[in-house]
Context: one part of a larger RNA
């Protein structure tokens, strides 16, 4: 001496269940495994340290004591970790009795809209754009009235509002089904945190099969603009959006911020429930979970975070350690493919 970080410089796994392991609350009792004293054996010679000596000094070189961090036996201490027995409730969970929610599966249903289709009116123009133009119309469009067909989405309410682990989730009923909070303190009695692998969900594009298809709308055709337009604008228009069932497994999967637990000025809004008070319809006050804005202290390179921490601490995991070459090769693994995961090296500045 025995690292420092990861909201924006490299760096938080996209999320969640859990395996191993790590790490874990009071309070008493034993055991002495770690720990800690203390004696011992051993710890080869050489080395090194120290004294004495031999070579005219030294470096050499001889002797002698010390010592070698270690390990292994006895004895012994018992704060504190284990381990064993025992207790407790505040951690964690159940119970009762409430209550908000686009949280999720599934079926049923509304009404607006474009479209199309079929009827009536009606004529000469409609769309379209910076301007046109393609297109579409005397085979009667564009506009209006009525009927009817089908798919997709749910306008107002709708909110830094609400519910989920995330991805996500929005009409109205209906069954089913998951968590969340507050209230009680009746119950179990530390049953906990975190989580390498594993499994499990996972937006939107893409892929298989089948069905579906109204709008939109990659490619794709056309018309414009332009020098040129393989583009922006425009008329069109196929996958594909939709559904079932299988697959992929990614993302600026975001809070660019990983979980959980304490702690540590405040102010002012909102959302769910509870408690107390009042002039009890709407008001005040407090308390708990969530959710924003400001902003002490501290923290930050600054920006900026600041009881929803980037503060002050503790457990566990992931991850980084100059740019490029590279998320590239090569190999495993996973895919039906498309690619995904793992993840380098020359060189090079």
């Nucleotide at each position: 001496c025995u690292g420092g970080g990861u909201g924006u410089a490299a760096a938080g796994g996209g999320c969640g269940u859990g395996u191993a392991g790590g790490c874990g609350g009071g309070c008493c009792g034993g055991c002495a495994a770690g720990u800690c004293g203390g004696u011992u054996g051993u710890u080869a010679a050489a080395u090194c340290u120290c004294u004495c000596c031999g070579c005219u000094c030294a470096a050499c070189g001889g002797a002698g004591a010390a010592g070698c961090u270690g390990c292994g036996g006895c004895c012994g201490a018992u704060a504190c970790u284990u381990c064993c027995g025992g207790u407790c409730u505040u951690g964690a969970g159940u119970g009762c009795g409430g209550c908000a929610g686009g949280g999720g599966a599934g079926g049923a249903u509304g009404g607006a809209a474009u479209u199309c289709c079929u009827g009536g009116u009606g004529u000469a123009g409609c769309g379209g754009u910076g301007a046109a133009a393609u297109g579409c119309g005397u085979a009667g469009a564009u506009a209006u009235c009525a009927g009817g067909a089908g798919g997709a989405a749910c306008a107002c309410c709708g909110g830094u509002g609400g519910c989920g682990a995330a991805g996500g989730c929005g009409g109205c009923c209906c069954u089913c089904u998951g968590g969340a909070c507050g209230g009680u303190g009746a119950c179990u009695g530390a049953c906990g945190c975190u989580g390498a692998g594993a499994c499990g969900c996972g937006a939107a594009a893409g892929c298989g099969u089948g069905g579906g298809g109204a709008g939109c709308a990659a490619a794709c055709a056309g018309g414009a603009u332009u020098a040129g337009a393989u583009a922006c604008c425009c008329u069109g228009g196929u996958a594909g959006u939709c559904c079932a069932c299988g697959c992929c497994a990614u993302a600026a999967a975001c809070g660019a911020u990983g979980a959980c637990a304490a702690c540590u000025a405040g102010a002012c809004g909102u959302u769910g429930a509870g408690a107390g008070g009042g002039u009890u319809u709407g008001c005040c006050u407090c308390c708990c979970a969530g959710u924003g804005u400001c902003g002490c202290a501290g923290c930050u390179a600054a920006c900026g975070c600041g009881u929803u921490a980037a503060g002050u601490u503790g457990u566990c995991c992931g991850c980084c350690u100059g740019g490029g070459g590279a998320g590239u090769a090569c190999g495993g693994c996973c895919g039906c493919a498309a690619g995904g995961u793992u993840g380098a090296a020359a060189c090079u500045c």
Molecule: small-subunit ribosomal RNA, central domain
Organism: uncultured bacterium